This is a predicted structure of a 466-nucleotide part of an RNA (small-subunit ribosomal RNA, 3' major domain) from an uncultured bacterium. Rfam family: Bacterial small subunit ribosomal RNA. Model confidence (mean pLDDT): 84 of 100.
[in-house]
Context: one part of a larger RNA
RNA sequence: UGACGGGGGCCCGCACAAGCAGUGGAGUAUGUGGUUUAAUUCGACGAUACGCGAAAAACCUUACCAGGUCUUGACAUCCUACUAACGAAGCAGAGAUGCAUUAGGUGCCCUUCGGGGAAAGUAGAGACAGGUGGUGCAUGGUUGUCGUCAGCUCGUGUCGUGAGAUGUUGGGUUAAGUCCCGCAACGAGCGCAACCCCUACGGUUAGUUGCUACGCAAGAGCACUCUGAUCGGACUGCCGUUGACAAAACGGAGGAAGGUGGGGACGACGUCAAAUCAUCAUGCCCCUUACGUCCUGGGCUACACACGUACUACAAUGGCCGUUAACAAAGGGUUACAAGGGCGCGAGCCGGAGUUAAUCCCCAAAAGCGGUCUCAGUUCAGACUGCAGGCUGAAACUCGCCUGCACGAAGGCGGAAUUGCUAGUAAUCGCGAAUCAGCAUGUCGCGGUGAAUACGUUCCCGGGCC
Numbered sequence: 001u002g003a004c005g006g007g008g009g010c011c012c013g014c015a016c017a018a019g020c021a022g023u024g025g026a027g028u029a030u031g032u033g034g035u036u037u038a039a040u041u042c043g044a045c046g047a048u049a050c051g052c053g054a055a056a057a058a059c060c061u062u063a064c065c066a067g068g069u070c071u072u073g074a075c076a077u078c079c080u081a082c083u084a085a086c087g088a089a090g091c092a093g094a095g096a097u098g099c100a101u102u103a104g105g106u107g108c109c110c111u112u113c114g115g116g117g118a119a120a121g122u123a124g125a126g127a128c129a130g131g132u133g134g135u136g137c138a139u140g141g142u143u144g145u146c147g148u149c150a151g152c153u154c155g156u157g158u159c160g161u162g163a164g165a166u167g168u169u170g171g172g173u174u175a176a177g178u179c180c181c182g183c184a185a186c187g188a189g190c191g192c193a194a195c196c197c198c199u200a201c202g203g204u205u206a207g208u209u210g211c212u213a214c215g216c217a218a219g220a221g222c223a224c225u226c227u228g229a230u231c232g233g234a235c236u237g238c239c240g241u242u243g244a245c246a247a248a249a250c251g252g253a254g255g256a257a258g259g260u261g262g263g264g265a266c267g268a269c270g271u272c273a274a275a276u277c278a279u280c281a282u283g284c285c286c287c288u289u290a291c292g293u294c295c296u297g298g299g300c301u302a303c304a305c306a307c308g309u310a311c312u313a314c315a316a317u318g319g320c321c322g323u324u325a326a327c328a329a330a331g332g333g334u335u336a337c338a339a340g341g342g343c344g345c346g347a348g349c350c351g352g353a354g355u356u357a358a359u360c361c362c363c364a365a366a367a368g369c370g371g372u373c374u375c376a377g378u379u380c381a382g383a384c385u386g387c388a389g390g391c392u393g394a395a396a397c398u399c400g401c402c403u404g405c406a407c408g409a410a411g412g413c414g415g416a417a418u419u420g421c422u423a424g425u426a427a428u429c430g431c432g433a434a435u436c437a438g439c440a441u442g443u444c445g446c447g448g449u450g451a452a453u454a455c456g457u458u459c460c461c462g463g464g465c466c
Base pairs, nucleotide, nucleotide: 008466009465010464011463012462013461015457016456019421020420021419022418023417026312027311028310029309030308031307032306033305034303035302042053043052064298065297066296067295068294070292073128077127078126079124080123081122082121083120086104090099091098092097108117109116110115130287131286133285134284135283139281140280141276142275143274144272146270151190152189153188154187155186156185157166158165159164170181171180172179196264197263198262199261201232202231203230204229205228206227207226210222211221212220214219235258238252239251240250241249242248314414318373319372320371321370322369323368331362332361333360336355337354341350342349343348380411385406386405387404388403389402390401391400427449428448429447430446431445432444433443
């Protein structure tokens, strides 16, 4: 000077408390450990690993295993020789590949018409390629965390032999080292805030594909809705009280909005030899007829068990049936989205209007209304299993998703313990997108309905200042 203390003081945070809904019990999904395996590829491990890398493991992916291949190589540059390049059907094989090298095929630029060049292929030689092999404790870059916490420093001056101190402490105040006052300090930088985006109100402007005061329509118009652009608006600006004549706090007016209006992006100096050599890049080490490369099949999906994260339930604030085709937002769509119509109980199929999209399509559910069930392992719940089908795809056995009928398990609200959330939030309801041939209980978004509680800071956890 720091760090630490079951030392003291002050302060903050869904940290506790007050509440609401959960997890921990059940079934399933998914990740992990363990075990097993020829292989179950690798990484991530308190918080800060475990629906994580993976925004899609049937093949591919794929890095793993078994077997079968190749050796200048699947990929790049250079040299020599030859051939224009290219190349279907056929045979063998699991395929990679090999045989046949035949049918077809003769291009581009320059040209002195001899040829030369570019690109490509074949053969050969070696320089080299290649490595998801090792080291994240050799590194760059990127990222997590403390933490959106309010801190971290510097120049000059002063003090101290010096390490250092001061400033940055103190009195108030703030979400904030925010601001005010004081002070041997005076200034400054990185952070805070603001500048950026979305959202809430209004003006102006622009009106097609949007809208409708006109119309049967065509059209016409741009008032309204809406969409875009741009501007305004909120600043403790005004009033009162308190305060130290300050900063500020509290109450009020006006206002669509009030004291940072709500949300996002934005993460200081640093900490954890934190994570990543498997995104990428890269030093060193290692492999080089193999630790490289191609292919077929298998595996990553195993299963006594243990843990994490979710989904679905255990029901009457509910299940089922009918009815009103009640009412969104945000997105996506041409190898695509697909209306109306027809077929099927259904998944789906036939067909293909329209749409390169404010034009057409994908496209709501919970809610409301009426009926039924009457507290049961049930008209709850839906696992598992059988049969029959549908879709994608060369191909659903290992190992996809969906439908119908049958089957109907555990489960009656969950021990110790533990999580999230302070408002359009929790809870609940559906919708969309990325990935994607197919596959979503995951992820990222979107809207609908819409609460309870906060006395307070003694205690638990984390953090800041003295």